[in-house]
Context: one part of a larger RNA
RNA sequence: GGCGCACGGUGGAUGCCUGGGCAUCAGGAGCCGAUGAAGGACGUGGGAGGCCGCGAUAGUCCUCGGGGAGUUGUCAACCGAGCUGUGAUCCGAGGGUGUCCGAAUGGGGUAACCCGGCAGCCGUCAUGGGCUGUCACCCCCGCCUGAAUGUAUAGGGCGGGUGGAGGGAACGCGGGGAAGUGAAACAUCUCAGUACCCGCAGGAAGAGAAAACAACAGUGAUUCCGUGAGUAGUGGCGAGCGAAAGCGGAAGAGGCUAAACCCCGCUUGUGUGAUAGCUGGCAGGUGUUGCUGGUGGGGUGUUGUGGGGCGUCAUGUCCGGGGGCUGCUGACCCUGGGCGUGGUGGUGGAUGGUUAGUCGAAGGCGUUGGGACGCGCCGGCGUAGAGGGUGAGACCCCCGUAGACGAAAACUGUUCAUCAUCGCGUGGUGACGUGCCCGAGUAGCAGCGAGCCCGUGGAAUUCGCUGUGAAUCUGCCGGGACCACCCGGUAAGCCUAAAUACUUCCUGAUGACCGAUAGCGGACAAGUACCGUGAGGGAAAGGUGAAAAGUACCCCGGGAGGGGAGUGAAAUAGUACCUGAAACCGUGUGCCU
Numbered sequence: 001g002g003c004g005c006a007c008g009g010u011g012g013a014u015g016c017c018u019g020g021g022c023a024u025c026a027g028g029a030g031c032c033g034a035u036g037a038a039g040g041a042c043g044u045g046g047g048a049g050g051c052c053g054c055g056a057u058a059g060u061c062c063u064c065g066g067g068g069a070g071u072u073g074u075c076a077a078c079c080g081a082g083c084u085g086u087g088a089u090c091c092g093a094g095g096g097u098g099u100c101c102g103a104a105u106g107g108g109g110u111a112a113c114c115c116g117g118c119a120g121c122c123g124u125c126a127u128g129g130g131c132u133g134u135c136a137c138c139c140c141c142g143c144c145u146g147a148a149u150g151u152a153u154a155g156g157g158c159g160g161g162u163g164g165a166g167g168g169a170a171c172g173c174g175g176g177g178a179a180g181u182g183a184a185a186c187a188u189c190u191c192a193g194u195a196c197c198c199g200c201a202g203g204a205a206g207a208g209a210a211a212a213c214a215a216c217a218g219u220g221a222u223u224c225c226g227u228g229a230g231u232a233g234u235g236g237c238g239a240g241c242g243a244a245a246g247c248g249g250a251a252g253a254g255g256c257u258a259a260a261c262c263c264c265g266c267u268u269g270u271g272u273g274a275u276a277g278c279u280g281g282c283a284g285g286u287g288u289u290g291c292u293g294g295u296g297g298g299g300u301g302u303u304g305u306g307g308g309g310c311g312u313c314a315u316g317u318c319c320g321g322g323g324g325c326u327g328c329u330g331a332c333c334c335u336g337g338g339c340g341u342g343g344u345g346g347u348g349g350a351u352g353g354u355u356a357g358u359c360g361a362a363g364g365c366g367u368u369g370g371g372a373c374g375c376g377c378c379g380g381c382g383u384a385g386a387g388g389g390u391g392a393g394a395c396c397c398c399c400g401u402a403g404a405c406g407a408a409a410a411c412u413g414u415u416c417a418u419c420a421u422c423g424c425g426u427g428g429u430g431a432c433g434u435g436c437c438c439g440a441g442u443a444g445c446a447g448c449g450a451g452c453c454c455g456u457g458g459a460a461u462u463c464g465c466u467g468u469g470a471a472u473c474u475g476c477c478g479g480g481a482c483c484a485c486c487c488g489g490u491a492a493g494c495c496u497a498a499a500u501a502c503u504u505c506c507u508g509a510u511g512a513c514c515g516a517u518a519g520c521g522g523a524c525a526a527g528u529a530c531c532g533u534g535a536g537g538g539a540a541a542g543g544u545g546a547a548a549a550g551u552a553c554c555c556c557g558g559g560a561g562g563g564g565a566g567u568g569a570a571a572u573a574g575u576a577c578c579u580g581a582a583a584c585c586g587u588g589u590g591c592c593u
Base pairs, nucleotide, nucleotide: 001592002591003590004589005588006587007586008585009584015578016543017542020514021513022511023510024509025508026507027506028505029503030502031167032166039101040100041099042055043054044053046079047078049075050074051073052059061095062094063093064092065091066090070083071082072081106115107114108113116135117134118133119132120131121130122129137164138163139161140160141159142158143157144156145155171202172200173199174198175197176196182189186236212219213218223250224249225248226247227246233241234240254495255494256493257439261299262298263297264296265295266294267293269291270290276289277286278285279284280329281328282327283326304473306438307437308436309434310433311432312431313430314429315428318337319336320335321334322333323332338426339425340424341423342422343421344420345419346418347417348416349415350414351413352412353411354410355409357405358404359403363378364377365376366375367374379396380395381385387399388398389397444468445467446466447465448464449463450462454480475490476489477488478487479486530537531536550577553564554563555562556561
């Protein structure tokens, strides 16, 4: 020196564990904000700091409930000083306070700082000073004023507005919109209307009440699921992309306007001395009331077996009041009430839910052991043998579990009553006539694009830009160029619950999910330390023991660290602490050289 064996050191694998995570499901909730949010800075405790809580009333204040013996959060002990059966601490609900920054909003600014105006109050002899309130911009409404420019308008001023502004995980709608890739290269194509950017909204959004589909039979708004179907199609007919009707389900709901016509207000033009018009009718009367155009309000009206308006006729009505030039008379007009019905809001009652909680069955002895929850024997409960804890495997020890109960207050659901308010109905229906209305720079057409299964194709349907440009039911659109016949529908206005999507958040549950190089980056001071000017990047690090009982005292040593003694079941469990593999380093010993 090598190879063995034994015993150690180092090291932290492995096993076991889990206060953390991951995924899914169910229920709830689905917004917060100028009454100042989200997120922060700085403070705040008797004693330095981190976390959490709180805000100069600062580990809290008040009220109402719950609860019932200790308590002054945690890391994390110790000391001090308190509070508490006159009910503390703690838990829940409602209120109060809430510095400074932040949309940040009196002005400024390098966020958490600086400097003001006005009103009131306080302080000072006075000035400086302090406190409370208020002062940004935009929009809307009302009033006043008011240019070029006569009327006006723009502009300006004042007052009012729980109007806006900013934040938020995903889901939604809209405006923009790639490339890597695939096509085994690549350009049309694909990836993909994806990623990403922007705007806007809601608890959902969007869509939605047929100018729909269908096919000679019919369906009857929209949405979502299954199927139809990887079909019909489309496609350098490559790669690929890819419907619909129908059928089966979930849910189920339908409404309001524009116009014609009538009435009223304002207004432009025009009309005339008796024409026009009005007076329901008759008789009488009236005297610019008319007509035309514009505009605002009210009524009417809303449909595709076309609907509505207007005129005439027929039939016909809950009660009352008023009106017109007079008489008679009739709903011709206006208005009030009752009754019925629906929406919204307030109040009250009933009954559920949420936000604290309460009750909750049944076991002893022996034995091993440090310890019984093990084993043995004899019992018990069970609408409870889910789970966790307790010195080892506990239905009967503890917390719980099944089951049963509970709210002063707040929020919320259902329902009833009542009040207020806003609608609707309480007259429509039918026949005949009339040919007045039925959404215009629209439909259509042309050019160029886009989107549909559809890549320009025979290319309809839908949308956009440019140009052109109709008709009003004897109309117009569609049924995949186009035409005819036939069939379906009624565009160019608006609203609409549910079935559907999602999960930042709250509660509960589950797992052939992880178990500290795993599982979230994060079980620990974690978005921390650290790196970067910055955007941003981003760790490592869990385990004594049942209980600190964490080794009094003695010895060596400057200390570190050890040796005794003691604790403990165990100390080779000694805060470098469970187990303690390997590499690596030793000590002893055997063999070989």
Large-subunit ribosomal RNA, domain I from Actinomycetospora soli, 593 nucleotides, folded computationally. NCBI's taxonomy places the organism under Bacteria, Bacillati, Actinomycetota, Pseudonocardiaceae, Actinomycetospora.